[in-house]
RNA sequence: GGGGCCUUAGUUUAGUUGGCUAGAACGCUUCAUUUGCAAUGAAGAGGUCGUGGGUUCGAAUCCCACAGGCUCCA
Numbered sequence: 001g002g003g004g005c006c007u008u009a010g011u012u013u014a015g016u017u018g019g020c021u022a023g024a025a026c027g028c029u030u031c032a033u034u035u036g037c038a039a040u041g042a043a044g045a046g047g048u049c050g051u052g053g054g055u056u057c058g059a060a061u062c063c064c065a066c067a068g069g070c071u072c073c074a
Base pairs, nucleotide, nucleotide: 001073002072003071004070005069006068007067010026011025012024013023019057028044029043030042031041032040050066051065052064053063054062
């Protein structure tokens, strides 16, 4: 210098032939049970879907650029 893959909640991640309101587990908060803790049960908060732009009636999803990570070639 060139090619490929990845980036979604605090963490690990599902969802990608465009369309309901973006989900799960763990963690966190509150409540119940307990003398207390743990465990269990119930409820809740938490996401500009890496950043910017484009296409479209509509984008996590398609296109382009950039940033970061992994990897291959030279």

A computed fold for a 74-nucleotide RNA from a Candidatus Dojkabacteria bacterium, annotated as transfer RNA. The RNAcentral record of the sequence draws on ENA. Lineage of the source: Bacteria > Bacteria candidate phyla > Candidatus Dojkabacteria. Model confidence (mean pLDDT): 80 of 100. Its Rfam family is "tRNA". Rfam's curators write: Transfer RNA (tRNA) molecules are approximately 80 nucleotides in length.